[in-house]
RNA sequence: CUGGGAGGGGCAUGCGAUCGCUUUGCGUAAAAGCAAAGAGGAAAGUCCGGGCUCCGUAGAGCAAGGUGGUCGAUAACGUCGACCAGUCGCAAGACUAGGGAAAGUGCAACAGAAAGCAAACCGCUGAGCUCGCUCAGUAAGGGUGAAACGGUGGGGUAAGAGCCCACCAGAGCCCAGGGCGACCUGGGCUGCUAGGUAAACCCCACCUGGAGCAAGAACAAACAGAACGACAUGUGCCGGCUUGCUGGCUCAUAGAUUGCUGCUCGCAAUCUCGUGCGUUCGGGUUGAUCGCUUGACGCCACAAGCAAUUGUGGCGCUAGAUAAAUGGUCGCAGCGCGAAAGCGAACAGGACCCGGCUUACGAACCUCCCAGGCUU
Numbered sequence: 001c002u003g004g005g006a007g008g009g010g011c012a013u014g015c016g017a018u019c020g021c022u023u024u025g026c027g028u029a030a031a032a033g034c035a036a037a038g039a040g041g042a043a044a045g046u047c048c049g050g051g052c053u054c055c056g057u058a059g060a061g062c063a064a065g066g067u068g069g070u071c072g073a074u075a076a077c078g079u080c081g082a083c084c085a086g087u088c089g090c091a092a093g094a095c096u097a098g099g100g101a102a103a104g105u106g107c108a109a110c111a112g113a114a115a116g117c118a119a120a121c122c123g124c125u126g127a128g129c130u131c132g133c134u135c136a137g138u139a140a141g142g143g144u145g146a147a148a149c150g151g152u153g154g155g156g157u158a159a160g161a162g163c164c165c166a167c168c169a170g171a172g173c174c175c176a177g178g179g180c181g182a183c184c185u186g187g188g189c190u191g192c193u194a195g196g197u198a199a200a201c202c203c204c205a206c207c208u209g210g211a212g213c214a215a216g217a218a219c220a221a222a223c224a225g226a227a228c229g230a231c232a233u234g235u236g237c238c239g240g241c242u243u244g245c246u247g248g249c250u251c252a253u254a255g256a257u258u259g260c261u262g263c264u265c266g267c268a269a270u271c272u273c274g275u276g277c278g279u280u281c282g283g284g285u286u287g288a289u290c291g292c293u294u295g296a297c298g299c300c301a302c303a304a305g306c307a308a309u310u311g312u313g314g315c316g317c318u319a320g321a322u323a324a325a326u327g328g329u330c331g332c333a334g335c336g337c338g339a340a341a342g343c344g345a346a347c348a349g350g351a352c353c354c355g356g357c358u359u360a361c362g363a364a365c366c367u368c369c370c371a372g373g374c375u376u
Base pairs, nucleotide, nucleotide: 001372002371003370004369005368006367007366008365013333014332015331016330017329018328019327021038022037023036024035025034026033040347044358045357047356048355049354050353051352052212053211054210055209059265060264061263062262064208065207066206067205068204069083070082071081072080073079084098085096086095087094088093099203100202104201105200106197107196121142122141123138124137125136126135127134128133150168151167152166153165154164155163169193170192171190172189173188174187175186176185177184178183216290217289219287225281226280227279228278229277231274232253233252234251236249237248238247239246240245241244254272255271256270257269258268259267260266297316298315299314300313301312302311303310304309335344336343337342
């Protein structure tokens, strides 16, 4: 210098003047006025996880859903860190939906004899014989295919085959060493050789109540009902008077219904002849207030840790709108390009809050690493 790899930060920003807007505070009889603050790294997607609120208790099982190497971090996660294995790359590094195919089922067109326990088209060998056919053996050679059931060499055989042997690969078992572990290294034994696919069904391990700020809380205001459905018995106490009838309260059993937002059990509540309960249809209200921003919060320093992150100390309060506020003008400075004049600046705006992931993004900038070239 060229090419490549990994990471960082947050960008029309800052200051001043002037006019305008929102919230809070001071101020005022009410105003005016003064002060402070006023969108993002992704606010986007609504994909995960929670905090919070409610479902009268929120339980167990099934269903359903999610995750998938090991060890850590975290409130938690499908997130993050480090490491292991595999694949790609000369490398720096990148990627993985990374448990199980020897429990079962399924799928893989065509070609091919045959693609999960099978298989013989050509060929090779032996026998017969009507001389090109039949029977038997074979899977070493050839063909088809993405893939044909270990590889190389030798022995053996009628011809062959792990049939046997040596070496190698894989699988299983044992031992030693290293590591918290996934796993790695080394040695030995066994001829055991059993393709792919689970982001197919399935099996294994672990995890999960549901609904959601349009959650919910209290206040105000208004109104109209209708239909359908279930419905028992007994104990105790009190009252009435007809002395065995009736009314009320309480308790028990039983029945019916509702809720626990899929089902079952279980639990809870309500009603049992009533101005009540449940279900369905219909009508009215849709007002303002709270929830609503002090938090698993932000920044700085030190310590521990490879890191993610944690601890201690100090400083700080940084939108809370409710059809939607933060803008306009001028000047100076800042960033990039340019000799200068000058030109350029993207994706894009909260709505209960927080931690992640994914996606969009212009001119660039900074740091570290790898490979190659040149010069000294």
Molecule: Bacterial RNase P class A
Organism: Planctomycetota bacterium